[in-house]
RNA sequence: AAACGUCUUCAGGGCGGGGUGUAAUUCCCCACCGGCGGUAGGGGUCUUGAAGGGCCCGAGCCCGCGAGCGCUUCCGGCUCCGCCGGAAGGUCAGCAGAUCCGGUCGAAUGCCGGGGCCGACGGUCAUAGUCCGGAUGAAAGAAGACGGCA
Numbered sequence: 001a002a003a004c005g006u007c008u009u010c011a012g013g014g015c016g017g018g019g020u021g022u023a024a025u026u027c028c029c030c031a032c033c034g035g036c037g038g039u040a041g042g043g044g045u046c047u048u049g050a051a052g053g054g055c056c057c058g059a060g061c062c063c064g065c066g067a068g069c070g071c072u073u074c075c076g077g078c079u080c081c082g083c084c085g086g087a088a089g090g091u092c093a094g095c096a097g098a099u100c101c102g103g104u105c106g107a108a109u110g111c112c113g114g115g116g117c118c119g120a121c122g123g124u125c126a127u128a129g130u131c132c133g134g135a136u137g138a139a140a141g142a143a144g145a146c147g148g149c150a
Stems, first nucleotide, its partner, number of pairs: 004147007016030004031130002033119002035065004042057006060117002068095002070092001071089008099115005121133003
C1' cells in the first nucleotide's frame, strides 16, 4: 500500500403553449427530461522553456448494471382446480426499451452536423417517460471513517 471486513453519509430529471371534447398535464400539434459502472480521438483547467504529465467533465438508444413488472418459494386468508394479501430469493432473465445518415480520421454507433427512435407497475370523468401512488421505500454505485497496520 492492496485485497477483504464493519460502519456512516449521499445516490433521478421533465407538460410550458395551442387544438378537440362533458371530461385529457393521459389523445392530436409544438415543447421538455435522460440513474450507475465501463469504453474515449472531444472539452476545460493546472503545470512545463518544450516534450510531457496531473486533475475534472464527457454515450438515454455500444457493453454491462439498478429500480419496477413477471417468475419461484414460504406464510396467512377466502366463496380453495384458483384468487387476494404479506415476506423472501436475485439470475431464474421472461418483459428489461430505443440509431441511422453525412463529415473528419490510421481508427468513431462515443467527436462535429443532420434526421430518427425509446421510456416499469397501479391509479385517473379519457389512453401518462413528464400528474398522483407504493416511495420519508429500495438500489446500481459514489464518497468517507475505522479495522487490516507493524

Record summary
A computed fold for a 150-nucleotide RNA, annotated as FMN riboswitch aptamer (RFN element). It matches the Rfam family "FMN riboswitch aptamer (RFN element)". For this family Rfam cites "Regulation of riboflavin biosynthesis and transport genes in bacteria by transcriptional and translational attenuation" (Vitreschak et al., Nucleic Acids Res, 2002). It was read from a public genome assembly, where an Rfam model found it. The coordinates come from a structure-prediction model, not an experiment, and the mean pLDDT is 75.